[in-house]
RNA sequence: CUUAUCAAGAGCGACUGAGGGAAUAGGCCCUAUGACGUCCAGCAACCUUACCCAUUAUGGUAAAAGGUGCUAAAUCCUACAGAAUGCGCGGCAUUCUGAGAGAUAAG
Numbered sequence: 001c002u003u004a005u006c007a008a009g010a011g012c013g014a015c016u017g018a019g020g021g022a023a024u025a026g027g028c029c030c031u032a033u034g035a036c037g038u039c040c041a042g043c044a045a046c047c048u049u050a051c052c053c054a055u056u057a058u059g060g061u062a063a064a065a066g067g068u069g070c071u072a073a074a075u076c077c078u079a080c081a082g083a084a085u086g087c088g089c090g091g092c093a094u095u096c097u098g099a100g101a102g103a104u105a106a107g
Base pairs, nucleotide, nucleotide: 001107002106003105004104005103006102011040013039014038015037019030020029021028024079025078026077027076041071042070043069046067047066048063049062050061051060052059075101080098081097082096083095084094085093086092087091
């Protein structure tokens, strides 16, 4: 950089001991009833394996040994654009869609 996915799922474990939720800003949360992290355990099925249907589709079913990933809250929410609705209408609020940013996998 390209493609795909991101409202499902998974811990009352052990150790440690103070911050954490990507970054900036705002909000809202988690946390000495133990956060973050490490180990163990688990979840999922991207890569992988087997089979089926097809003959090319971004297909279906099953498995979980291995490579990753993940295990509070939608990617915790918002930030930019558009639409709809409402209001006390130079704007604000709510909802939806898209973009942007980010995360993960494969190339």